[in-house]
RNA sequence: GGGGGCUUAGCUCAGUCGGUUAGAGCAUCGGACUCAUAAUCCGCCGGUCGUCAGUUCAAGCCUGUCAGCCCCCA
Repeated sequence: GGGGGCUUAGCUCAGUCGGUUAGAGCAUCGGACUCAUAAUCCGCCGGUCGUCAGUUCAAGCCUGUCAGCCCCCA
């Protein structure tokens, strides 16, 4: 220098061919249970979907750009 992949909750990830409330598990917090702790069970909280733009009636999803991380080629 060229090419490819990934970026969604504190963490690990799902999200189909663009379609109407953005989810799961774990963690934290609250409660039940226990003499107590752990385990188990119940409940709550938590998001600018990496940035900025574009397309569209509608974007987490499509297009461009920049950034970060990883890989390949030279």
Transfer RNA from Bifidobacterium moraviense, 74 nucleotides, folded computationally. The RNAcentral record of the sequence draws on ENA and Rfam. It matches the Rfam family "tRNA". Rfam classes the family as a transfer RNA. The prediction has a mean pLDDT of 81.